[in-house]
RNA sequence: GGCAAUGUAGCUUAAUGGUAGAGCGGAGCUUUCAUAUGGCUCAGGUACAGGUUCGAUUCCUGUCAUUGCUU
Numbered sequence: 001g002g003c004a005a006u007g008u009a010g011c012u013u014a015a016u017g018g019u020a021g022a023g024c025g026g027a028g029c030u031u032u033c034a035u036a037u038g039g040c041u042c043a044g045g046u047a048c049a050g051g052u053u054c055g056a057u058u059c060c061u062g063u064c065a066u067u068g069c070u071u
Base pairs, nucleotide, nucleotide: 001070002069003068004067005066006065007064010024011023012022013021018054026042027041028040029039030038047063048062049061050060051059
C1' cells in the first nucleotide's frame, strides 16, 4: 500500500427499519445497634458527517479509530 471485520452506558454485551434493553459498576432510599447481603428507585447511550425512507443502532457512501490477513 491492498483486502476484510468491528465501533451502542464506566466495563462486558443484546436489539435483522417502528419508544435502545440487560449484567456488573455508580448515586439515593430502605432494612440493621453497625457493616455486609437483600429490596426499591434514579442517572448514564448508538464513533463522526452525509444520503435513502413517513420513520435508521439497523440500509448506502465517505472519514476516523481498532483488529486481522496479505505484500
Predicted 3D model of a 71-nucleotide RNA (transfer RNA) from an Anaerolineales bacterium. Model confidence (mean pLDDT): 81 of 100. Rfam family: tRNA. The family's RNA type in Rfam is transfer RNA. RNAcentral holds the sequence, with entries from ENA.